[in-house]
RNA sequence: GGACGCUUAGCUCAGCUGGGAGAGCGUCUCCCUUACAAGGAGAGGGUCAGCGGUUCAAGUCCGUUAGCGUCCA
Numbered sequence: 001g002g003a004c005g006c007u008u009a010g011c012u013c014a015g016c017u018g019g020g021a022g023a024g025c026g027u028c029u030c031c032c033u034u035a036c037a038a039g040g041a042g043a044g045g046g047u048c049a050g051c052g053g054u055u056c057a058a059g060u061c062c063g064u065u066a067g068c069g070u071c072c073a
Stems, first nucleotide, its partner, number of pairs: 001072007010025004019056001027043005049065005
């Protein structure tokens, strides 16, 4: 330098054929317990990497930039 893949909650990751942004763990509160853990109930937490485009509508499609990974040179 080139090709491909990935980037979504604090962490690990789903999100299919464009229309509701989610799960597990963690955090907080309450219950339970003498107390802790386990268990039960509930709550909070998001610029979907950035920018631009297409569309009535974009996490999803297209372009570009950045970061990470694999391969080739």
Transfer RNA from a bacterium, 73 nucleotides, folded computationally. Its mean pLDDT, the model's own confidence on a scale to 100, is 82. Rfam family: tRNA. By type it is a transfer RNA. Rfam links the family to the GO term triplet codon-amino acid adaptor activity.